[in-house]
Model confidence (mean pLDDT): 90 of 100. Small-subunit ribosomal RNA, central domain from an uncultured archaeon, 353 nucleotides, folded computationally. The RNAcentral record of the full RNA draws on Greengenes. Rfam family: Archaeal small subunit ribosomal RNA. Rfam links the family to the GO terms ribosome and structural constituent of ribosome.
Context: one part of a larger RNA
RNA sequence: UUGGGCUUAAAGCGCCCGUAGCCGGCCCGUAAAGUCACCGUUUAAAGACCCGAGCUCAACUCGGGGAGUGGCGGUGAUACUUGCGGGCUAGGGGGCGGGAAAGGUCGGAGGUACUCCCGGAGUAGGGGCGAAAUCCUCAGAUCCCGGGAGGACCACCAGUGGCGAAAGCGUCCGGCUAGAACGCGCCCGACGGUGAGGGGCGAAAGCCGGGGUAGCAAAAGGGAUUAGAUACCCCUGUAGUCCCGGCUGUAAACGAUGCGGGCUAGGUGUCGCGUGGGCUUUGAGCCCACGCGGUGCCGCAGGAAAACUGGUAAGCCCGCCGCCUGGGGAGUACGGCCGCAAGGCUGAAACUU
Numbered sequence: 001u002u003g004g005g006c007u008u009a010a011a012g013c014g015c016c017c018g019u020a021g022c023c024g025g026c027c028c029g030u031a032a033a034g035u036c037a038c039c040g041u042u043u044a045a046a047g048a049c050c051c052g053a054g055c056u057c058a059a060c061u062c063g064g065g066g067a068g069u070g071g072c073g074g075u076g077a078u079a080c081u082u083g084c085g086g087g088c089u090a091g092g093g094g095g096c097g098g099g100a101a102a103g104g105u106c107g108g109a110g111g112u113a114c115u116c117c118c119g120g121a122g123u124a125g126g127g128g129c130g131a132a133a134u135c136c137u138c139a140g141a142u143c144c145c146g147g148g149a150g151g152a153c154c155a156c157c158a159g160u161g162g163c164g165a166a167a168g169c170g171u172c173c174g175g176c177u178a179g180a181a182c183g184c185g186c187c188c189g190a191c192g193g194u195g196a197g198g199g200g201c202g203a204a205a206g207c208c209g210g211g212g213u214a215g216c217a218a219a220a221g222g223g224a225u226u227a228g229a230u231a232c233c234c235c236u237g238u239a240g241u242c243c244c245g246g247c248u249g250u251a252a253a254c255g256a257u258g259c260g261g262g263c264u265a266g267g268u269g270u271c272g273c274g275u276g277g278g279c280u281u282u283g284a285g286c287c288c289a290c291g292c293g294g295u296g297c298c299g300c301a302g303g304a305a306a307a308c309u310g311g312u313a314a315g316c317c318c319g320c321c322g323c324c325u326g327g328g329g330a331g332u333a334c335g336g337c338c339g340c341a342a343g344g345c346u347g348a349a350a351c352u353u
C1' cells in the first nucleotide's frame, strides 16, 4: 500500500524479439455493449434527513414524508469508448536510387616488434633496481650482420570521428549477410506502441573436449624490502590469455538516466545524405547557405535538495512495462528452478539498531 517516487538519497530488468493483456490516427454509415436521461420494480423494519406529535423540556418514543446507493426490466439519446461495414494517408511497412561506416560471419594476403634456432663477426660482461641480489654469460652471453621457424597483435592514420540493440567492433583484399540515414512519394492502407510469462543475444574470469603456446602472466619458486612482508619492487614461471566445438549468464553490463510518441528560445562544432550558390590546378575537389538524420559543447524558460539538467530533458503531456518503501542481519538461510562444477535466478525471518 490512499499515495509519493526511481542520474547521484531505496529504486530502470545488461540488451533485444515477442505471447497474453493494456493503449491506439483522420472521415462516413450502422448497431447501441460501455455511457447518459426518464419511467416501473426492488433495495425489510429500525437508523440517518425533513415535517409533526407524546412524556413539564431534552434524551427517548410515535406518526407522516422525501431522499440515497446498487440490482432487474422498459422507453429513449448517440458526443465519446466499443462492435460491424465502407473510405483515407499524416503513423507504420514495402519498393526504387546513389552514397557513408572498426556492423556480423567465412576465407585469403600482409606488416613491425618479440622469442627461439642456425651461420658470420666480436669480447667480458649482461640484466635488473631507490640501491641490490637471485638470474644469464669464456661450454663465448649482451651488442652488430645474414638466414630460418613460431605464436600473438595490428603503431602512425585515430578524431571531442564512425558502426551496432546491448555486450562490443580498428592492417589489407574478397565472398556471404544485417541494420540505419538521406532522396523519390511509386505500392500496401492503422497493418501500430508497450510488453506479465516466454525466447534469443550477452565483456572478463571460470568449466568440459580437442588443438596451440611467441609475449604476458593468477598460482607457485627464488631474490630483496621490512619488526614481520603469505604484499608493493626484482629474477623465473604454470594455468590462462589464442583457435574449434560445447557450457556458464554475471559486471561500476553506467548516460549509475526503460521503451515509444507529441509539444516547448537560441548559439556553436562535427559526421552522413540531399538541395541551391561561389571557386576550380575539374578530382566522389574546396568553400558558403538551407533541409533531414546522428553525435558533442554552451545556454533561455522551466525543472531540481543541490550538483546539475536544459529539442540527445532530469521541462510540459500521453501509452505500456520494470522497480523502490530505514540501516544491519542478507543478496544470507530454507525451498524451488537452472548448471558438469564454480555458482546463477527467485528470496525471507528471528534478532539488533
Stems, first nucleotide, its partner, number of pairs: 004324003007307002012321001014201004021194003025088007033081002035077008049065006091191001092188003095184003103177007110154002114150007125136002162169002206247006215241002220236004258320006266298014302309002326353003335346004